Overview: Predicted 3D model of a 1731-nucleotide part of an RNA (large-subunit ribosomal RNA, half A) from a marine eukaryotic metagenome. Rfam family: Bacterial large subunit ribosomal RNA. Rfam links the family to the GO terms structural constituent of ribosome and ribosome. The RNAcentral record of the full RNA draws on MGnify.
[in-house]
Context: one part of a larger RNA
RNA sequence: GGCACAUGGGGGAUGCCUUGGCGCCGAAAGCCGAAGAAGGACGUAGUAAGACUGCGAUAAGCCACGAUUAGCUGCCUAACAAGCUCAGUCGUGGAUCUCCGAAUGGGGGAACCCAUCUACUUCGGUAGUUACCUUGGUCGUAAGACCUUGGUGGUAAGCAGGGGAACUGAAACAUCUAAGUACCCUGAGGAAAGUAAAUCAACAGAGACUCCCCUAGUAGCGGCGAGCGAACGGGGACCAGCCCAAACCAUAAGAGCUUAACGGAUUGAAGUCCUAUGCCUUUGUGGUGUUGUAGGGUCGAACGUGAAGGAGCUUCAACUUCUUCCAAGAGUUACAAAACGUACAUCUAAUCGAAUAGUUCUGGAACGACUAACCAUAGUGGGUGAAAGUCCCGUAGGUGAAAGAUGAUGCGACUCUUGGUUUGAUUCCUGAGUACGACGGGACACGUGAAAUCUUGUCGGAAUCUGGGGGGCCCACCCUCCAAGGCUAAGUACUUUCGGCGACCGAUAGUGAACAAGUACCGUGAGGGAAAGGUGAAAAGCACCCCGUGAGGGGAGUGAAAUAGAACUGAAACCAUGUGCCUACAAUCCGUUGGAGCUCCGAUUUAUCGGGGUGACAGCGUGCCUAUUGAAGAAUGAGCCAACGAGUUACGUUACGUGGCAGGUUAAGGCAUGAUGUGCCGGAGCCGAAGCGAAAGCGAGUCUGAAUAGGGCAUUUCAGUCGCGUGGCGUAGACCCGAAACCGUGUGAGCUACCCUUGGCCAGGUUGAAGCGAAAGUAAAGUUUCGUGGAGGACCGAACCCUUGUAAGUUACAAAUUGCUGGGAUGAGCUGAGGGUAGGGGUAAAAUGCCAAUCGAACACGGAGAUAGCUGGUUCUCCCCGAAAUGCAUUUAGGUGCAGCGUCAAGUAAUAAUUUGCGGAGGUAGAUCACUGGAUGGGCUAGGGGGCGUGAGCUUACCAACCCCAACCAAAAUCCGAAUACCGUAAAUAGUAUCUUGGCAGUGAGACAGUGAAGGAUAAGCUCCAUUGUCGAAAGGGAAACAGCCCAGAUCGCAAUCUAAGGUCCCGAAGUGUGUGCUAAGUGUGAAACGAAGUGGGAACGCCCAGACAGCCAGGAGGUUGGCUUAGAAGCAGCCAUCCUUUAAAGAGUUCGUAACAGAUCACUGGUCAAGGGUUUCCGCACGGAAAAUAAACGGGGCUUAAGCACACCACCGAAGCUGCGAAUCUUCUCCAUUAAUUUGGAGUGGGUGGUAGGGGAGCGUUCUUAGUGCGUCGAAGUUAGGUCGUAAGGCCUGGUGGAGCGCUGAGAAGUGAGUAUGUUGGCAUAAGUAGCGACAAUGUCGGUGAGAAUCCGACACGCCGAAAGUCUAAGGUUUCCUACGCAACGCUGAUCGACGUAGGGUUAGGCGGGCCUAAGGUGUAGCCGAAUGGCGAAGCCGAUGGACAGCAGGUCAAAAUUCCUGCCCCGUCUUAGACAUGUUUGACCUUUGGAGGGGACGCGGACUGAUAAGUAACGCAUGCCUAUUGGAUAUGGUGUGUGCAUUUCUGUAAGUGAGUAGUGGGAGGUAAAAAGCCCGCUAUGUUUGAGCCGAGGGACGUGCGAACCAUAAGGUUAGCCUUAUGGAACGUUGCCGAUUCUAUGCCGCCUAGAAAAGCCUCCUUAGUUAGUGUGUGAGACGUCCGUACCGUAAACCGACACUGGUAGACAGGUAUAAAUGUACCAAGGCGUUC
Repeated sequence: GGCACAUGGGGGAUGCCUUGGCGCCGAAAGCCGAAGAAGGACGUAGUAAGACUGCGAUAAGCCACGAUUAGCUGCCUAACAAGCUCAGUCGUGGAUCUCCGAAUGGGGGAACCCAUCUACUUCGGUAGUUACCUUGGUCGUAAGACCUUGGUGGUAAGCAGGGGAACUGAAACAUCUAAGUACCCUGAGGAAAGUAAAUCAACAGAGACUCCCCUAGUAGCGGCGAGCGAACGGGGACCAGCCCAAACCAUAAGAGCUUAACGGAUUGAAGUCCUAUGCCUUUGUGGUGUUGUAGGGUCGAACGUGAAGGAGCUUCAACUUCUUCCAAGAGUUACAAAACGUACAUCUAAUCGAAUAGUUCUGGAACGACUAACCAUAGUGGGUGAAAGUCCCGUAGGUGAAAGAUGAUGCGACUCUUGGUUUGAUUCCUGAGUACGACGGGACACGUGAAAUCUUGUCGGAAUCUGGGGGGCCCACCCUCCAAGGCUAAGUACUUUCGGCGACCGAUAGUGAACAAGUACCGUGAGGGAAAGGUGAAAAGCACCCCGUGAGGGGAGUGAAAUAGAACUGAAACCAUGUGCCUACAAUCCGUUGGAGCUCCGAUUUAUCGGGGUGACAGCGUGCCUAUUGAAGAAUGAGCCAACGAGUUACGUUACGUGGCAGGUUAAGGCAUGAUGUGCCGGAGCCGAAGCGAAAGCGAGUCUGAAUAGGGCAUUUCAGUCGCGUGGCGUAGACCCGAAACCGUGUGAGCUACCCUUGGCCAGGUUGAAGCGAAAGUAAAGUUUCGUGGAGGACCGAACCCUUGUAAGUUACAAAUUGCUGGGAUGAGCUGAGGGUAGGGGUAAAAUGCCAAUCGAACACGGAGAUAGCUGGUUCUCCCCGAAAUGCAUUUAGGUGCAGCGUCAAGUAAUAAUUUGCGGAGGUAGAUCACUGGAUGGGCUAGGGGGCGUGAGCUUACCAACCCCAACCAAAAUCCGAAUACCGUAAAUAGUAUCUUGGCAGUGAGACAGUGAAGGAUAAGCUCCAUUGUCGAAAGGGAAACAGCCCAGAUCGCAAUCUAAGGUCCCGAAGUGUGUGCUAAGUGUGAAACGAAGUGGGAACGCCCAGACAGCCAGGAGGUUGGCUUAGAAGCAGCCAUCCUUUAAAGAGUUCGUAACAGAUCACUGGUCAAGGGUUUCCGCACGGAAAAUAAACGGGGCUUAAGCACACCACCGAAGCUGCGAAUCUUCUCCAUUAAUUUGGAGUGGGUGGUAGGGGAGCGUUCUUAGUGCGUCGAAGUUAGGUCGUAAGGCCUGGUGGAGCGCUGAGAAGUGAGUAUGUUGGCAUAAGUAGCGACAAUGUCGGUGAGAAUCCGACACGCCGAAAGUCUAAGGUUUCCUACGCAACGCUGAUCGACGUAGGGUUAGGCGGGCCUAAGGUGUAGCCGAAUGGCGAAGCCGAUGGACAGCAGGUCAAAAUUCCUGCCCCGUCUUAGACAUGUUUGACCUUUGGAGGGGACGCGGACUGAUAAGUAACGCAUGCCUAUUGGAUAUGGUGUGUGCAUUUCUGUAAGUGAGUAGUGGGAGGUAAAAAGCCCGCUAUGUUUGAGCCGAGGGACGUGCGAACCAUAAGGUUAGCCUUAUGGAACGUUGCCGAUUCUAUGCCGCCUAGAAAAGCCUCCUUAGUUAGUGUGUGAGACGUCCGUACCGUAAACCGACACUGGUAGACAGGUAUAAAUGUACCAAGGCGUUC
């Protein structure tokens, strides 16, 4: 280390539970708000904090009424204290109700700041008032003022209107679709909208609207594509109809006309009267009136009149009208409208409410078991120590309201209407920029179409009942209706509350949220958005003892249980401990088969058997998934475990199965009821029963046609339909996860880009422009020189800004940093604060840069589950069959459609296949050259070329047709021509393999091998066809291993048999088999051209006893060094020639060699030796050729007359093949039984059973429901270990744990089965005790504290910063500040410490900042513009980064100080005293925030005066310390520190400026009226002897504070010292240097020409009011509110961190170095950066 067992830890699955969700049904309610809402902030309890609930300074509450009750002071949440008892609780009605919010007095950064007026006041305050728009009224000429009414804002869904996308679909896309959807805006309501025919229809009629079911996916529309899609009519729900305008009358007001024989006073007659009468016109009011076979008005006629009274100039009659009564009807919801009473019902609290026991059993507990009862209009449900009708709450059924509310309820009261109909005439009325038309659009199902109808942006523009609209272009007839005004309930939609229910969930589920959840947390913001339930019946929550610093643990105790102790059960990963076995010569998909040894248990027959654990050794054996032709693959995916995680649902359609009926069936809806159910109605509609035709139409036929013909389609010949189930398809997200994108509406300029406003910053040094001056020079200039001067997108170089190079870093210090180096550094510079510009956009010295770590189009949310011909994933079992990778088409090639191939069902026929025989057609292989072409040689010979010739012509080793001979070639040649294959036919074999129809697919990427071709290079593990096989989808044996090769097709089992390929020495099963040869190379056991006296066999040729071949001995010569060339060239560098002679033979030389010769050889010859020797060629096997990375090219050992090669022969081995035996399942056939049925069962007999995609069949299990039946505290589920059964999914049993629920059978319904999706969530591993512990400024020692000290405290040393790593301060943070106690976590280690935890404490202002003023900008009245929301915008308001504005020094707490204290001083307002001035009718002040003027008030650069700050030196003074060695010296030495700060009042200097200043007269102009101011004068004074103004600094009189140190006293103490109090104490002078500060907003120069307003000063006074007011002095009072702690170059801010980064402004010591804020080292001060 492995395996097993046991025991634990860790973790939080599983089971059980449910406080919470989800869905539906019913009822009720459907608005809240200026009487201040919704929503919040802040408070509120006797005692800490926090959350929820309630409430509001009357604050978990106050008052009244009603109900109820003995207890109460809400909950998390106990405890204590203190109380209450007519308390408390519930309901109804009141009171109070901080601040914000429409927010409304003004402002504003919501919960804050600042006001106005009135009344009252105890003078402290209290109560109220003051927004804008709008209705009505009053006043007013008007602007407007006052009183009064309403509005404003919120609200989930539903509703109406104004605007209005895109993705997507169309396999692209533009009309179209998505869709009038999403979204934005406006408005109203409990519903909204619509609504009472200028409607439909069709010659019959209906009769408002809305909603449901049909009609119907029909008619239609439509790139006639995708798609879109009515109406009429029918059945239902619910039902309800009305009012104006006008004509006419009356009346009121106004204008005009009118004086009449003629008008009028209701009519008639008679009278009388009127001129303010009458007519006409306009307007208001009342009456009348409201319709389409027209209606109404007016006039006339006829008939009629409930009663009484009055009026209309008089009388009579009529008529009209008013009042009262009576009668009838109606009414609060449109049609007119208001306040009530009573009764009843309902709601908002309540209340009564039946019935069980056991001396039994178990148990901690009875609600269980047993025994025996009872109630029931109550056996819904919940609780109680397990499972309760009878224990509790309840339930069924009854009862009940002071107050409030509701009622389409009854009655009363009240109110309104009516008590006139018919008919004739007349032609008065009946909705105008309307109807309608044209153009351009939109809506209608209808896309411009023949396009009616509705609507309208522009233009034109009627009629008036003898009229007008419609009936789908249009016209006629006919029918129907009456526009251009208005109101209207119900039925319908949706939500909240309450109640009920659920084949809904049960803590990864169900809401995001069961819990202090829209919380924590993230983001600038819009916005995003979690995790997290369970002790027990009861806290009985472990008293007490022991160990430990503690945490924690051990005892004891409680309890049924403590392994229920802060939590049920408690799985797995993971981590341990103990025991048994194994493991250190050994190679591994970790298993499986065999199996030794060791060990444990049991049994008996006690030495055996059975079982468990381990597993030495041996055989075989390359994970899983996906995707693929093909994966162990070094192709994808998964760290491991647990839980979750993917073909669903609705509608339509199709096929099959099944059930009902024979024609089937209801939909919406209704009724009943035990009420989401069930039953019964409901026949509207749908399908079928008849077809044919384009249609009219006809009809068992019809169409075509002249036809009675023929032909097509039907009939003759299948019965449908409505449910349910299953398989497909369509429309929907449609199996799940996944884009990049598109569009809409918003949020962002706190980063960054640019711009606007207002502020700030830039050490030091250098150069030396213009101008000016002087000199020289010139007629004058120009010019030159010197000086002065101080310019510059000038130079060098810090801060500051940037980032050139390089290195580090790159799981960092850092999501851009660090070191060194570098660029700019007075400018187009850098920077702070406040603002502006916004995504189809902005901004851009321009890079596709930047716009919050995001930019070729930000971010957030929504459309949205966009779409994805693409990738990935897709969960239990068994049985049967079983592909394809081909053809055609395709904006198609990795997709799809049809066909092919699969499966299932039904059906018809006797088909299909193989073999053989017979009969066919053919033009391939081959062959051939007869054709078509190609092509070689020869012959013959036209023709051509060359040569010769003056020419005829001749000639030719040139080219060459036809023809002849010889030999050839061909996919697109054939005089020929197979084998196979194909067609037909007959028989045999075998036994359904063929065909048809229908449901459902998958496949349409193929691979290799053999053969035949093509392409390529007769290359490819290449590409493309044909054909066959295998793989694909196929295991087994062989080929060492090896998808595609050889053999062979696995249902399961067997320690049975025979074989195939291939093998038989060992590994390894089987022959060291037989016979004949070959090979010597380990060839075998990799390879070619080519090479080679390898060897065996064969053939041929020539040599040889007249001596071959080889060896040995000898010769190998002369002309001559041939000639040439050359320095030389002699056989032998090279060129030419290559002869002759002597010989047995010998080259003008074969090789070596020399500088050249020389020399050595060879050819050739002779001798010696003695028998064969040589050459060529064919065949077998060997050899060389033969160089690559392990030995590594037989599988290894190894093998040599073989274990190699060849031939022949015999035997054996060898597979999941065949056979044998047994078993399972499917199936043909036979038999028996059975059934409605080839339905089921049994037996027998044959046959089958590899399998991916895929089809079909049969089952297992999970959750829930229902019916029946059971189990359970004597122990359910879950979990864990073991056993057992089944072919599998799985079932059952036993023990442990557990402690309350759970099954079985039949049927039913599904959120129903996981190992993979870079899946989701959680837990736990691995790497690994590894990297790292965040600037290399640095620590050490001693002591202290403490349980414990490298880190804390103290001391002493050491080191670091010092233009900072010190001090102050803005932003930002928000308690981090101080003290005490503590150390779990936080701190990169430790910790006694801390910016950590707990508790307590701490921030004090008239003078500091805010509050006053205005800038950019914002907002915004009037006004302008715009579909809506809204966009601009004089005035005003808001808004600092600017203007204005009164305090300094010292002391003091643990923590605050310009704030407290001390001292000195100042500002504003008010009061008062006296003084002065002014005013009181010649009118001060005020209203007044009026008017006018001044001032405030401004750039950059440079130079300079004086001064101060600061520094330094010397001496004096004060005080501390040091010192004898050698020259001096015992203090007249050396050395350190200190010698200060502030200020009232007075003085007004340096510098600057400077011509006015003070008074006064007149004038013009101006204004509402004036004045200052301006112009002209006069007087005084001043003008280089400088009025006046400004003005640092200094000084004087004082005062206060501080002060090292000294003395005294007290306290503490670590004995070193520290603290406090009191008293004293130097408190100087001069020199040098000297600012970036002050003088100075000054001066000079320059061009880019450099905020506003208020405070402040001066002046004026129209009108009103009425008596004080102003100045200075003294005294007094008041001065509210907010900030104030602490960090602040950082451990507290921005960067996720105690992060090497970033962060505006102020202060600015010494020495050295030209200078310097540089650099180095130091001071004050602070640190040593947490291992």